The RNA shown here (small-subunit ribosomal RNA) has 1509 nucleotides and comes from an uncultured bacterium.
[in-house]
């Protein structure tokens, strides 16, 4: 920033942008500079190499040259160099790896050490004088494969021993002086204790020899300077589901031990020592400078580099040494691995290189000591996988480049397009310049000046010698490296990727797929139009690198110190007493621990910040300087605050005297009213119970009612958001005990207080134990009803239990969801216990004040709801808790419990949401108001018959398609014999039947006729426009763009419609209130058919709708009278407005009138308005109609039409014939005729309205039974026909029945339409005469000119409809008490866990799959305890044996040592038993995920028995 919702505001998680790595992978891949580079198996290791060195400590070899000597075989001896090996000294304890162990004084810091050592260095004092000895090398023997050993003999040393001397130390005893002491300094006396007369240079001397100097080494001592050691303070992980741990433990004494305090180790002696301020145990872990990230405070981290620990194959362990329990020593004892002659050795890359092995990973068996540095040496000098370089890798950080300028026909290609055109794009090409990187040659560095050597001046000195100091000078020395770096040539030449583009997040098209393949960091795309897969073309972002993964800081205020919380969102312990700790009125005076301020040290370096800094061309990187390193130790000051001490105070708490109120408590006692039971009287058929019932009870006398009497539980009425108590709780009364709170005075103490982890105590009910008790109620259980079931709800019984005493459990929605304490902060009004005051006869009202207890409300808080002096405002102290949802208050351990349980209380896995408050809507078997033929109240029907007709199904070559609950089914279609026509079968066309353009070619073309055939077609034969003579129109052929599609998608649309519903609703603007969705306005009192009006009101207007304006209809006027009219006049006729005429009347069509609660009365708020009158043809919108608001229904329709996308293109298009759309076991809806007497029939009689008539309605007339047919007057219509309306009336007859109802259905003969009437058309007449006798659940319609009947007209139409359809008149009821119910609708409220919105949501079991997890007979790895055996090497003590160089010796021997052997400790190993972590286990247990699975439906609405705990 993103994601819970329709949508808000809040809580809270989750995911993402940001930064970093020792990284890894994926594609890509130009130089170059400074870095890094096994995070795994402390896994095994072949090879090299990594610790030597010194001949100026010593013998001995050797090689070259001398000399002497000779038995010529050598020998001796000198000088030069070399010397592997040995003896000897330094070193090897650094350097260099690694983290495996470690929670430690390990480390870090900051001190002590008067408890301490310190080779090699410097300084400074003393010294080196004497005498023996041995053992390698070496030679000889012996054993052994080797690896090495044994034995014997020689020998030298700076090798060992001894003795002598002792300034210094050491140690005993004994003084002094300092000190608080341990000790330090100064004396005395005594012991003990050293050494290498070597080395080497010069010089002197000499037969050897030896002297002198110098350096060098050595002794014994002080000092410093470097290292080390011990040792405290403080300070950094996690778990308390690890609470107690320790027996050398803790102190003391005496010894012993070290270098050095120290139970460090021993007797012995005392019972201590550590722990909630976390001992012990268990896991993890090398620690620090430091890095990485943050605004910081902090969080992770400890690769490289520095500093300190550990550790070197694993485990014990001494030796040597100044140092070591020792990486490249040793002994033992394992485990491995290799040699072997099988007797028996050998070895240890966590040094550099390099293997195998693991692993997602990590480099060469390189080069040189030239630079730093180490070690040996007196030095040259060797050694030095440390170093200092190079090589490998885009590992990671910085630096370059991959060209640059001009080029528009806006080239070609790509890729999109509305077909115009955009885009890629100045980009390319094409011309011009440059040359950084790269290739070639050529040149060429710093890093290297020091030791040395010369020469010069000093100093030392007997010296010109050596050694030294200084100036010069010369010559040597480079791995890297011919490298950095310069210069020259040529020539755009040698150099661009990757992840992205729905939103977070900056970038969008087009194909391709079609919940497929796939995608993902959250949310999520994908189910035929995907900017979200997959490709392209463009695009935005980075750049030699860009993605992806991983880990960590941030964001994350999501562990909050800075910096959060807890009424309802996770959160206040059920509740009180009360230890520790924490916090603490008010005054004085001291101390200075906290606090503050200075100073001085310290915080290594490296790193970090900084500098107009230096150096590499610049950065990276290096160098130099400054700062910083919050801390710590010290050392002087301040005293305000907080501590400590002393000493007052009295407001905080506390007591004391007077008073009063109370279901606090605890025990004994006692009382009445109700239930039951039980015995008796009275009485007779029932009772009881429910929605209704049943089961119980009762004639063996129940209920009911009277007396009597047993028992047991609870205590009406008073009774109040009234008291009392810390909660939990407490209710008749009456005594006893008893705790606590307020009032009032203001007498005492004198700070004595608040909270309180742990701990103790209380602690509803239900439930456990024992012993009683039992009246009512009543889990279980049983019976009887609802039910689809009903282990419920209702009803009848009923037992634990409720009750009493002990005694245990310790939980509850233990709730004000609100811990305790103090103080402060507007007000108004009940109430309950005290005090006062004022007044009065009297406090009943009335004031004031303390203490409870409730409303309501301001500020102020809150996310809202809301709280609000009894806070959830504001403040201060202390406690308890919380940190996504589920798993789960479970598991496991632990503790508690007699059990049931209770308490503390995880993980794995799982989601991306749970939630909290408020909105709007929806629903509700919630309330309250109101309509509607909604329902009553009526009439009359459907559901049964038969037929029409639609539709389902079924068949079927096909039965074409759509409509499918209301809102489809006499629906499209208002006419399926062909056509229609979309289906089916056969035939036959292919720029096509029918539309446009372009080219080309054609003369015909339309037509007539003829052959073939179903017919479309084929094939023949005829004939022929216009003209200004240029051509022109029309048709034909062919060719190409395209035509055509009733082919899909109505879920890609437009229009058009249905419905809710003609329901009265739907909204806007501004302004108001709200954090915010939204809310006011439209609610709210009236009323109305209406959100109709009025009136009130933070609204005030407004728009769509309502309702008028429009059509008919109802009176009445004028005005006009043809084809309509005919009252009066007048002519006529059998008769008729048939004629003259009239215009009065009906009528016809135009304009008016009229109807407005307008008038009166009543109601009502003096309003709307209502009721009820008048008057009128009509009275309250007069009837009827047309108009259908925002919207719901992904409603219908792609087959009227249009149209986007996809499909087809010799077929899904087009012609044609013939079938089909008409079928038929069946189901349904919708009509029609009926079932009869309110009727059939048969005769006669009378009354409309609206309609249609030229391819057309047709009169009379004649035939015909009839349907017609024939011939033919009027009419293009108020003129003529269709057309004699019907139900009605009147007569006459049937007479109750399957009929003279009733007409299906068949036979038979005809009529008319049409080309055609068989599938399949209407009528007609003869004849036939099913079902049907008024319809089961159920269920439609209609409130007045209506239902109901009666019939007549019109479209469609060659023909086919009085059974649909739309229209019209004719006859012409019946009911409405009234809204409790069914439906469906308004408005308001409420309630919600729904928003797809109750056809909603949503639980548990079961059953299938996965997937983590507990239990478990056990079976194991691995680590510890603790008890016992066991003892290798070594250390130490002993010592009977055997041995033995130096001293001493009376010569026997001692002394001293070594070997053995033994004793102690001890490592590995062994047994027995426990603990703890973990593997793995038949079989169980719950849990969580999964597509539309069974089975009820428990919650959400009163959720249908309120939910919850």
């Nucleotide at each position: 920033a993103g994601u819970u919702u329709g949508a808000u505001c809040c809580u809270g998680g989750c995911u993402c942008a940001g930064g970093a790595c020792g990284a890894a992978c994926g594609c890509u891949g130009g130089c170059g500079g400074c870095g890094u580079g096994c995070c795994u198996a402390a896994u095994g290791c072949a090879u090299g190499c990594a610790a030597g060195u010194c001949g100026a400590g010593c013998g001995g070899g050797c090689u070259a040259c001398g000399a002497u000597c000779u038995u010529c075989g050598g020998a001796u001896u000198g000088u030069a160099g070399c010397u592997u090996a040995g003896c000897g000294g330094c070193g090897a304890a650094c350097g260099g790896g690694u983290g495996a162990g470690u929670a430690a004084c390990a480390c870090g810091u900051a001190g002590g050490u008067a408890a301490u050592c310190u080779a090699c260095c410097c300084u400074u004092c003393a010294g080196a004088g004497g005498a023996g000895g041995a053992c390698a090398a070496c030679c000889u023997c012996a054993g052994g494969a080797a690896a090495c050993u044994g034995a014997g003999g020689c020998u030298a040393a700076a090798c060992c021993u001894u003795c002598a001397u002792a300034c210094g130390u050491u140690c005993a005893c004994u003084g002094g002086u300092a000190g608080g002491g341990a000790u330090a300094c100064u004396g005395g006396u005594g012991a003990a204790g050293a050494a290498a007369g070597a080395g080497u240079u010069a010089c002197c001397u000499u037969a050897a020899a030896g002297g002198u100097a110098g350096c060098u080494g050595c002794u014994g001592a002080a000092g410093g300077a470097u290292g080390a050691g011990c040792u405290u303070g403080c300070g950094g992980c996690c778990c308390a589901u690890c609470a107690g741990g320790u027996a050398g433990u803790u102190g003391g004494u005496g010894g012993g031990a070290u270098a050095a305090a120290a139970g460090c180790c021993u007797a012995c002696c005392a019972a201590g020592c550590c722990a909630a301020c976390g001992a012990u145990c268990u896991g993890u872990a090398g620690c620090u400078g430091g890095u990485c990230u943050g605004a910081g405070a902090g969080g992770a981290u400890g690769a490289u580099c520095a500093g300190c620990c550990a550790c070197a194959c694993u485990g014990g362990g001494a030796c040597u040494g100044a140092g070591a329990c020792a990486c490249g020593g040793c002994c033992c004892a394992g485990a491995c691995u290799c040699c072997u002659a099988c007797g028996g050795g050998a070895g240890g890359c966590a040094g550099c290189a390099g293997u195998g092995g693991g692993g997602a990973a990590u480099u060469u068996u390189g080069g040189a000591c030239a630079a730093u540095g180490g070690g040996c040496g007196a030095a040259a000098g060797c050694c030095u996988g440390a170093u200092c370089c190079a090589g490998c890798c885009a590992u990671u950080c910085c630096g370059c480049g991959u060209g640059c300028a001009g080029g528009a026909u806006g080239a070609a290609g790509g890729c999109c397009c509305u077909c115009g055109g955009g885009u890629u794009g100045u980009a390319a090409a094409c011309u011009g310049c440059u040359u950084u990187u790269g290739u070639a040659c050529a040149g060429a560095a710093c890093g290297a000046a020091a030791a040395a050597g010369c020469u010069c001046c000093g100093g030392c000195u007997a010296a010109u010698a050596c050694c030294u100091g200084g100036a010069g000078u010369c010559c040597a020395u480079g791995a890297c490296g011919g490298u950095a770096c310069u210069g020259u040539a040529a020539g755009a030449a040698u150099a661009a990727g990757c992840a992205c583009c729905g939103g977070c997040u900056a970038a969008c098209u087009a194909c391709g797929u079609g919940c497929c393949a796939g995608u993902a960091g959250c949310c999520g795309c994908g189910g035929u139009a995907a900017u979200a897969c997959g490709u392209a073309g463009g695009g935005g972002g980075c750049a030699a690198g860009c993605g992806u993964u991983g880990u960590u800081c941030g964001g994350a205020u999501u562990c909050a110190c800075u910096g959060g919380g807890c009424g309802u969102a996770a959160a206040g312990c059920g509740u009180g007493u009360g230890u520790a700790g924490g916090c603490g009125g008010u005054u004085u005076g001291g101390c200075a621990a906290g606090u503050c301020c200075g100073g001085c040290g310290u915080g290594a370096a490296a790193u970090c910040u900084c500098c107009a800094c230096u150096g590499c061309u610049u950065a990276a990187c290096a160098g130099g300087g400054a700062g910083a390193c919050g801390c710590c130790g010290u050392u002087g000051g301040a005293a305000a605050c907080u501590g400590c001490c002393a000493g007052g105070c009295u407001a905080g708490a506390g007591g004391g005297u007077g008073g009063g109120a109370g279901a606090g408590g605890a025990a004994a006692g006692u009382g009445g009213a109700a239930u039951u039971c039980c015995a008796g009287g009275u009485g007779u058929a029932g009772c009881g119970g429910u929605g209704g019932a049943a089961u119980g009870c009762g004639c063996a006398g129940a209920u009911a009612u009277c007396u009597g009497g047993a028992a047991g539980a609870a205590c009406a009425c008073c009774a109040g958001u009234g008291g009392c108590g810390a909660a939990g709780g407490c209710g008749g009364c009456u005594u006893u005990c008893u705790g606590g709170a307020c009032c009032a005075c203001u007498c005492c103490u004198g700070a004595c207080g608040c909270u309180g982890a742990g701990a103790c105590a209380c602690g509803a009910a239900a439930g456990c134990c024992a012993g009683g008790g039992g009246a009512g109620c009543a889990a279980a259980c049983g019976g009887g009803a609802u039910u689809a079931g009903a282990u419920a709800c209702c009803c009848c019984g009923g037992u634990a239990g409720u009750c009493c005493u002990g005694g245990c459990u310790g939980u509850a929605a233990a709730c004000g969801g609100u811990g305790a304490g103090c103080a402060c902060u507007a007000g108004g009004u009940g109430u309950g216990g005290g005090a006062g005051g004022u007044a009065u006869c009297g406090a009943c009202c009335c004031c004031u004040u303390c203490c409870g207890u409730g409303c309501c409300g301001c500020a102020g808080c809150u996310a809202a709801c809301g709280c609000a002096a009894u806070a959830a405002g504001u403040g201060c102290u202390c406690c308890g808790c919380c940190u996504g949802g589920g798993g789960a208050g479970u598991a496991c351990g632990g503790c508690c419990g007699c059990a049931a349980g209770g308490u503390u209380g995880a993980a794995a896995c799982u989601c991306a949401a749970a939630g909290g408050a408020a909105u709007u809507g929806a629903c509700g078997g919630g309330a309250g108001c109101c309509c509607g033929c909604a329902c009553a109240a009526g009439c009359g029907g459907u559901g049964g018959a038969g037929c029409a007709u639609g539709u389902g199904g079924c068949u079927u070559a096909a039965u074409u398609c759509g409509a499918u609950g209301a809102u489809a089914c006499g629906c499209g279609a208002g006419a399926a014999a062909c056509c229609u026509u979309a289906c089916c079968c056969a035939g036959g066309c292919u720029u096509g039947a029918a539309c446009u353009g372009c080219a080309g070619g054609g003369u015909a073309a339309u037509c007539u006729c003829c052959u073939g055939g179903a017919a479309a077609c084929a094939g023949g034969a005829g004939g022929u426009c216009c003209u200004u003579c240029g051509g022109g129109g029309a048709c034909c052929c062919u060719g190409u763009a395209g035509a055509g599609g009733u082919g899909c998608u109505g879920c890609a649309u437009g229009g058009c419609u249905g419905u809710c519903g003609u329901c009265a609703g739907c909204u806007c603007g501004u302004g108001u209130c709200g954090u915010g969705a939204g809310a006011u306005g439209u609610u709210g009192g009236a009323u109305u058919a209406a959100g109709u009006u009025c009136c009130g009101c933070a609204a005030c207007g407004a728009g769509c709708g309502c309702a008028a304006c429009c059509c008919u209809u109802g009176u009445c006027c004028u005005u006009a009278g043809u084809u309509g009219c005919c009252a009066g006049c007048a002519c006529g006729u059998a008769a008729u407005g048939g004629u003259g005429g009239g215009a009065a009347c009906u009528c016809u069509a135009a304009g008016g009138a009229g109807a407005c609660c307008g008038c009166c009365g009543g109601u009502g708020a003096c309003a709307a308005a209502c009721c009820g009158g008048a008057g009128g043809a009509a009275g309250g919108u007069g009837g009827g109609g047309a108009u259908g608001a925002c919207g719901u229904c992904a409603a219908g329709u792609c087959a009227u039409c249009a149209u986007g996308g996809c499909c087809c293109u010799u077929a899904c298009g087009g012609c044609c014939a013939g079938g089909g759309c008409u079928a038929c076991a069946c189901a349904c809806g919708u009509a029609c005729u009926a079932c009869a007497a309110u009727g059939g029939u048969g005769g006669g009689g009378a009354c409309a309205g609206a309609g249609g008539g030229c391819u057309g309605c047709a009169a009379a007339c004649u035939c015909g039974c009839g349907a017609g047919a024939g011939u033919a007057a009027g009419c293009c219509a108020a003129u003529c026909c269709c057309a004699g309306a019907a139900a009605c009336c009147c007569c006459a007859u049937c007479u109750c029945a399957g009929u003279c109802c009733g007409g299906a259905u068949u036979g038979g003969a005809g009529u008319c339409u049409g080309c055609a009437a068989c599938u399949c058309g209407a009528c007609u007449c003869c004849a036939u005469g099913a079902a049907g006798u008024c319809g089961g659940a159920a269920u439609c319609g209609c409130u007045a000119g209506u239902a109901a009947u009666c019939g007549c007209a019109g479209a469609u139409c060659a023909g086919c409809a009085c059974u649909g359809c739309u229209g019209c008149g004719g006859u012409g009821a019946a009911u409405a008490c009234g809204u409790u119910c069914c439906c469906g609708g308004g408005c308001c409220u409420u309630g919600u866990a729904c928003a797809c919105a109750c056809c909603g949501c949503c639980c548990g079991u079961c059953a299938c799959a996965c997937c983590a997890u507990g239990g478990g007979a056990g079976u194991u790895u691995g680590u510890u305890g603790c008890a016992c055996c066991a003892g290798a090497a070594g250390c130490a003590g002993g010592u009977a044996g055997c041995u033995u160089a130096a001293c001493c010796u009376u010569c026997g021997g001692g002394a001293g040592g070594g070997c053995g052997c033994u004793u102690g400790c001890c490592a590995c190993g062994g047994u027995g038993u426990g603990g703890c972590c973990g593997a793995u286990g038949a079989c169980u247990g719950g849990g969580g995920u999964g597509a539309a699975g069974u089975c009820g439906u428990a919650a959400c609405a009163a959720g249908g028995u309120a939910a919850c705990c």

The coordinates come from a structure-prediction model, not an experiment, and the mean pLDDT is 82. Rfam family: Bacterial small subunit ribosomal RNA. RNAcentral holds the sequence, with entries from ENA.